A computed fold for a 121-nucleotide RNA from Thermus scotoductus DSM 8553, annotated as FMN riboswitch aptamer (RFN element). Rfam family: FMN riboswitch aptamer (RFN element). Rfam describes the family as follows. The RFN element is a highly conserved domain that is found frequently in the 5'-untranslated regions of prokaryotic mRNAs that encode for flavin mononucleotide (FMN) biosynthesis and transport proteins. Its mean pLDDT, the model's own confidence on a scale to 100, is 85. Taxonomically the source falls in Thermus scotoductus (Bacteria, Deinococci, Thermales, Thermaceae).
RNA sequence: CACCUCCUUCGGGGCGGGGUGGAAGUCCCCACCGGCGGUGAAAGCCCGCGAAGCCCCUUUGGGGCCCGACCCGGUGGAAUUCCGGGGCCGACGGUGAAAGUCCGGAUGGGAGAAGGAGGUC
Numbered sequence: 001c002a003c004c005u006c007c008u009u010c011g012g013g014g015c016g017g018g019g020u021g022g023a024a025g026u027c028c029c030c031a032c033c034g035g036c037g038g039u040g041a042a043a044g045c046c047c048g049c050g051a052a053g054c055c056c057c058u059u060u061g062g063g064g065c066c067c068g069a070c071c072c073g074g075u076g077g078a079a080u081u082c083c084g085g086g087g088c089c090g091a092c093g094g095u096g097a098a099a100g101u102c103c104g105g106a107u108g109g110g111a112g113a114a115g116g117a118g119g120u121c
Base pairs, nucleotide, nucleotide: 002120003119004118005117006116007115008114009113010112016030017029018028019027031101032100033090034089035049036048037047038046044088045087053065054064055063056062057061070086071085072084073083074082092104093103094102
């Protein structure tokens, strides 16, 4: 250094203005936001993971299914990641009216990140 076991801590952002209306942060116009690891150079939309939802089991746990969205130009050795331009996407339940942004499950779960202890070679 690598691997294994365990412990601790950390681990998701966003409706501001206007319109209609009896009522809307839910509709319309403008706006705002972007978890984690990887990738020849930095990614919401390239690859994968997590969360939500559904199903099953021997149920403080484990397994399976499902799982959104990008193009053009430029620079470069290398970029769907940078720069310029134009686009697109966003669980479930609730609600005086339809929600990525409000409330709730959730003081939850979590990919993973950092640090520490022990062990093996």